[in-house]
Context: one part of a larger RNA
RNA sequence: GGCGCAUGGGGAAUGCCUAGGCUCUCAGAGGCGAUGAAGGACGUGGUAAGCUGCGAAAAGCCGCGGGGAUCGGCACACACGAAUUGAUCCGCGGAUGUCCGAAUGGGGCAACCCGCUAUAUUGAAGAUAUAGUAUCCGAAAGGAGGCGAACCCGGGGAACUGAAACAUCUAAGUACCCGGAGGAGAAGAAAACAAAAGUGAUUCCGUCAGUAGCGGCGAGCGAACGCGGAUUAGCCCAAACCGGUGCUGUUACGGCAGUGCCGGGGUUGUAGGACCGCGAUAUUCCAUGCGGAUUGAAUUAGAACAACCUGGAAAGGUUGACCAAAGAGGGUGAUAGUCCCGUAUAGGUAAGAGAAGAUAUGGAUAGCGGUAUCCUGAGUAGCGCGGGGCACGUGAAACCCUGUGUGAAUCUGCCGGGACCAUCCGGCAAGGCUAAAUACUCCUGAGAGACCGAUAGUGAACCAGUACCGUGAGGGAAAGGUGAAAAGAACCCUGAAUAAGGGAGUGAAACAGAACCUGAAACCAUGCGCCUACAAGCGGUCGGAGCCCAUAUGGGUGACGGCGUGCCUUUUGCAUAAUGAGCCUACGAGUUACCGUUGCCAGCGAGGUUAAGUGGUUAAGCCACGGAUCCGCAGCGAAAGCGAGUCUGAACAGGGCGCUUUAGUUGGCAGUGGUAGACGCGAAACCGUGUGAUCUACCCAUGGGCAGGGUGAAGCUGUGGUAACACACAGUGGAGGCCCGAACCGGUUGACGUUGAAAAGUCUUCGGAUGACCUGUGGGUAGGGGUGAAAGGCCAAUCAAACUCGGAAAUAGCUCGUACUCCCCGAAAUGCAUUUAGGUGCAGCGUUGAUUUAUAGUUCUGUAGAGGUAGAGCUACUGAUUGGAUGCGGGGGCUUCACCGCCUACCAAUUCCUGACAAACUCCGAAUGCUACAGAAUGUUGAUCAGCAGUGAGGGCAUGGGUGCUAAGGUCCAUGUCCGAGAGGGAAAGAACCCAGACCAUCAGCUAAGGUCCCCAAAUGUAUGUUAAGUUGAAUAAACGAGGUUGGACUGCCCAGACAGCUAGGAUGUUGGCUUGGAAGCAGCCAUUCAUUUAAAGAGUGCGUAACAGCUCACUAGUCGAGCGGUCCGGCAUGGAUAAUAAUCGGGCAUAAACAUACUACCGAAGCUAUGGACAAGAAAUUGUGGUAGGGGAGCAUUCUAUGGGCGCCGAAGGUGUACCGUGAGGUAUGCUGGAGCGCAUAGAAAAGAAAAUGUAGGCAUAAGUAACGAUAAUGCGGGCGAGAAACCCGCACUCCGAAAGACCAAGGUUUCCUCAGCUAUGCUAAUCAGCUGAGGGUUAGUCGGGACCUAACGCGAACCCGAAAGGGGUAGUGGAUGGACAACGGGUUAAUAUUCCCGUACCCGCUCUCAACAAAAGUGACGGAGGCGUGGAUUUGGUGCGCACUGACGGAAUAGUGCGUUGAAGGAUGCGGUAACGCUCCGAUAGUACGCUGAGGCCCCGGCCAAGGCGAUAAUCCAGAAUAGCGACUUCCAAGAAAAGCGAGAGAAGCGGCCCGUACCCCAAACCGACACAGGUGGUUGGGAUGAGAAUUCUAAGGAGCUC
Repeated sequence: GGCGCAUGGGGAAUGCCUAGGCUCUCAGAGGCGAUGAAGGACGUGGUAAGCUGCGAAAAGCCGCGGGGAUCGGCACACACGAAUUGAUCCGCGGAUGUCCGAAUGGGGCAACCCGCUAUAUUGAAGAUAUAGUAUCCGAAAGGAGGCGAACCCGGGGAACUGAAACAUCUAAGUACCCGGAGGAGAAGAAAACAAAAGUGAUUCCGUCAGUAGCGGCGAGCGAACGCGGAUUAGCCCAAACCGGUGCUGUUACGGCAGUGCCGGGGUUGUAGGACCGCGAUAUUCCAUGCGGAUUGAAUUAGAACAACCUGGAAAGGUUGACCAAAGAGGGUGAUAGUCCCGUAUAGGUAAGAGAAGAUAUGGAUAGCGGUAUCCUGAGUAGCGCGGGGCACGUGAAACCCUGUGUGAAUCUGCCGGGACCAUCCGGCAAGGCUAAAUACUCCUGAGAGACCGAUAGUGAACCAGUACCGUGAGGGAAAGGUGAAAAGAACCCUGAAUAAGGGAGUGAAACAGAACCUGAAACCAUGCGCCUACAAGCGGUCGGAGCCCAUAUGGGUGACGGCGUGCCUUUUGCAUAAUGAGCCUACGAGUUACCGUUGCCAGCGAGGUUAAGUGGUUAAGCCACGGAUCCGCAGCGAAAGCGAGUCUGAACAGGGCGCUUUAGUUGGCAGUGGUAGACGCGAAACCGUGUGAUCUACCCAUGGGCAGGGUGAAGCUGUGGUAACACACAGUGGAGGCCCGAACCGGUUGACGUUGAAAAGUCUUCGGAUGACCUGUGGGUAGGGGUGAAAGGCCAAUCAAACUCGGAAAUAGCUCGUACUCCCCGAAAUGCAUUUAGGUGCAGCGUUGAUUUAUAGUUCUGUAGAGGUAGAGCUACUGAUUGGAUGCGGGGGCUUCACCGCCUACCAAUUCCUGACAAACUCCGAAUGCUACAGAAUGUUGAUCAGCAGUGAGGGCAUGGGUGCUAAGGUCCAUGUCCGAGAGGGAAAGAACCCAGACCAUCAGCUAAGGUCCCCAAAUGUAUGUUAAGUUGAAUAAACGAGGUUGGACUGCCCAGACAGCUAGGAUGUUGGCUUGGAAGCAGCCAUUCAUUUAAAGAGUGCGUAACAGCUCACUAGUCGAGCGGUCCGGCAUGGAUAAUAAUCGGGCAUAAACAUACUACCGAAGCUAUGGACAAGAAAUUGUGGUAGGGGAGCAUUCUAUGGGCGCCGAAGGUGUACCGUGAGGUAUGCUGGAGCGCAUAGAAAAGAAAAUGUAGGCAUAAGUAACGAUAAUGCGGGCGAGAAACCCGCACUCCGAAAGACCAAGGUUUCCUCAGCUAUGCUAAUCAGCUGAGGGUUAGUCGGGACCUAACGCGAACCCGAAAGGGGUAGUGGAUGGACAACGGGUUAAUAUUCCCGUACCCGCUCUCAACAAAAGUGACGGAGGCGUGGAUUUGGUGCGCACUGACGGAAUAGUGCGUUGAAGGAUGCGGUAACGCUCCGAUAGUACGCUGAGGCCCCGGCCAAGGCGAUAAUCCAGAAUAGCGACUUCCAAGAAAAGCGAGAGAAGCGGCCCGUACCCCAAACCGACACAGGUGGUUGGGAUGAGAAUUCUAAGGAGCUC
């Protein structure tokens, strides 16, 4: 270290539980608000942070009622109280009710600031108290405003999406915005429907009906009439006419007319009314008062059980009782009718509500007849144009609405009935009101659930819209359980300890101990057993030695051996080095509704069935009623229509579709389709309402900043010069998008950094640095918009269209994922079409069911056929074509030109001979395939209909082809096969090559391919050859090469002696001739290369020489003695032979264990056989059972429900082991744990099964004790406290900053400040320390800042203007500093504040009082850049003097030296000087003080505090410099440089008065902005010395620090 067992830790699954949710039912209520809401802020308790309650009368006050013993909320503590004189508590009514908020006196940054009027307090000012004080409508009374979940009406009104694109269309009048109303809203009493019959306002439900229609007639959209129901309710004006009254006109003043208002009258279509006549006070109803049945809050009464057993506890068990108008439910130490609360039932009242009834008052309401006249809704109806709404998209388009333009009629009238016209029918517009039936639920009460049970159910069971994130709109968690009862562990021990632990004690249990029920897994340990250090391993499986174990027919381990490349997904194909997963646990995906369709089951059946609704009932359920409707029973036709027929047609013809031959329908369940998000997760995008300019871009207003050095424009002056200018020179002068260079702004180069110090920096270097400069504060511009010196840059770390929420579950022909078991069958990767090619439709192929059948299907044999492929052929066509012959015709040449001709090694037709080619040639022409028939075999494998699919990426091999290179593991077809979806054996290893198709078991047998020396099962087999190359045995590597070897055929020589060797010869003419310097066989040339001698010998085969020579060969003889050569064709070997990490035939190796031929035996698979078993089909015999997509069937498990019957404290579920059962999913029994619930059977219903989705959440690993610990300015020592010290405190030394790393403000933060006590967490380590934790303390103002003063940009905004609405502008005004105006200084004091407190000394305003004066208008306030000059002095340097302290190794001195110090506010006054700024002088100033130095002594918490005494200057408070504040006047330039308040506007003594807010602390940073104690960023003031031009640089003072390992 592995496996196993045991025991723990860790963690929080599981089980059980429920306080909380979810979905509904029945009732109620349906609003609250200027009498101040909703919602908040701040307070309020003895102690009080949070929640709850309440409001300065503050966990409460008063009254009435209830109730009857405890109470002071959650909340368990202490203290102190209340209560039978009735508390707490419950109900009803009242009082109080800070501030904000519609917010309402004005303002405002919500919870704050500032007024006015009246009254009161006071003499006044100031202050306080009470009340009032907004706007709009309205004459007034009075009302409105704002908030609130859905529902309702109206004004506006998208897009994604669908149409497989898209524009009409759809989505959808949806989302959203806006206005308005109510408990409902809207609609509503016919100028309506209908159709020859009728209905009689509206609304809602069922149906009509997915019909009629509309519709790129696409996608889709989609009525009405009628019928059945719910509920029912009808009315009022205008006008005619009459009267009154105001005004106007007119008048013969009697009136008349017009008009406005008021009253009467009147209200409709078989017309009505006025008017005229007749008639009657009838009938009915409403409101208010009376009345009071009844109802009604808190609330009251409310039956009946004991014993024993077990147990910690009884409600359990046993036995025996009782009640029941009560056996709903909950609680009580386990499961309770009889213990408690309750329940059934019965009672009871206040406020309030309120039936019947009678009566009073007020109000409303009607008839009959006549018809001359009058009235009956006008810029209306209608019409034209443009739109919209109606189911209806302009259509033949009626009807309704209206932007625009026109424009009637008046009852003898008008409108409608789907263009229009006529007839007929229905109705009476242009005014208004109207309950119920209907919709919804923020809220209250009572209940329910085959809903959830803490990753579920609301986001939220818990102090959750919280913590936290974001500028903001907005986003948005996690987190339940001790026990019956706290009985919550007295006391002791270890320990520094209030940590933690061990004892003791409580309890039934403490392994229930507060990190608390159960307590799984990952993960981390400890102990024990077996194994393990030469071993190669998807970790298992088969065999198995050994060892261990109380249980042994068992368990654990496992040396050694055999075999063996995970899972998922996607693919032709994956161990793949293609995807996904670190591990574990929990969660996580085909559901639901409606409409079709098919099957099964059930009811009824030529019929079947109800819907809405109504009634009953304890219930949502159930029962009954309800026949509207729907489907079927008849079809045909375009239709009228006819009908077992009908249509066509002249037809009684033919033909088409039907009948003849009747089964449907309703419901349940299942498969599947459609519409819906529709199996789950996933875009980039589009649209709508809002939120953002604290970042950044630009702009507006108002402020601020820029060390120092250099250059030297214009102008001016002078001199020269000119007629005068010009011009030149010198000086002066101080210009400039001038130069150098800090701050400041920027970001060029390089490096570093890259899980950073930093989500853009650091170091170095660099650009600009008086300008188009930089910067603070306040403000403006907003998303198809802004802004942009323009980069598509920037608009909050986001930009070719921000962010947030919503439409919304957009869409996704795409990717991924999709969860238990067994059984049966089992594909496809093809054709056609496709804006189609990775999608889809139809067909093909699968499956299930039904029907059907022999002349079915399949195979073989035979017979008969059609056909034009392979092959072949081509004087058989078309075309192509080799060589030859012939040579028409042509070219070239010649012929002096022409003609006639000739020549030609040129081209070449036809023909002939010869050779040979073709997918688109064929005189020919198979095999196979195909068709038909016959026979045989097989035995349903076939066909049809219906349900459901999947597939439509294929791939290898063989063969036939196309293409390509007769390339490809290429590509495209065809036929077959296998892989795909196929395991097993062989080929070393390998998807498809060979063999062979796996139901299970067996330590049985036989074989296939392939093998038999070892690895490795079987022959070191037999016979005959071959190979010598390790060829075999890398690819069979090739052309080509080769006396390798072997076999065959043919052929030559040979006993008359071959071939090879050896011996000998190899001569002569002649050195042939020529050539040559030479050439003699042998440089070269020539040729009858001849002849002679010979056994034979070339005018020479090589070597050789300058040339000869020489050595050889051919040839010959001898010797030897039998074979020796050549050519061709085979076998096996050989060279050719070169690749990248050692090599290799699979290895060892092999001369057979290679190769060839033949033969025998054996091995060899999941094949075949044998034996046993399971399942399926079938009546049986028997046959079958590989399997992806996919179809079908049967089951297991989980949760809940019903019924029945059970288990359980003598121990349920859950957890963890063991054994057994089942093919499997799973089940049963039992030990331990656990401590209260749970099975079984039969049915039913589902949030119903997990390994994968870069899944979601939590936990835990790994890397790893690894990287890192955030500026390389730096620490060391001694002492102290302490359990503990590198870091804390003190001291000493050292180091760092010092235009800062010091000091002070503004913003921002919001207690971080100070003290005490702590050290769990925070601090990148430790910590005794702290910006940490806990407690306590701390911020003091007339003068500082802000308000009670002013105005800028800009905001708001009476009036007014514009706009569908919301709203947008905007005058007066009002707000608004970054600006204007405005009065205090010095010292002291605290742990922590000070211009604030104290001391001292000042100043400002108001009031009282006194005096003076009482007008108007101007002015001032009031402004740029740059420049020099002057003045000034915070500060600072040097020097002189003086004071104090100190100094010299040894001795002495000081007149010497060193260090430090040597100081004086605001304010006031007079005089002097200056244009002015200002300076000088005096007072302030009692200075005998303060202060500094020193310091006896005392106290001390050890940090300090108190403090006598001593010294301290008088030179005139000195001299000389530097100096950027401020101030003054001035010069110059062009870009020409706020507003308002205030001031102007008296003097004086004393007294009185003087409000609100801020004030701690950090502030270039550890406290702000950056997620951090972050190397970044952040405006202003001050900023000493030496060096230096300087704020550069280096060093340093004061002061601060050593950067938390």

Record summary: The prediction has a mean pLDDT of 82. A computed fold for a 1605-nucleotide part of an RNA from Marixanthotalea marina, annotated as large-subunit ribosomal RNA, half A. Rfam family: Bacterial large subunit ribosomal RNA. Rfam links the family to the GO terms ribosome and structural constituent of ribosome. The source organism's lineage runs through Bacteria, Pseudomonadati, Bacteroidota, Flavobacteriia and Marixanthotalea.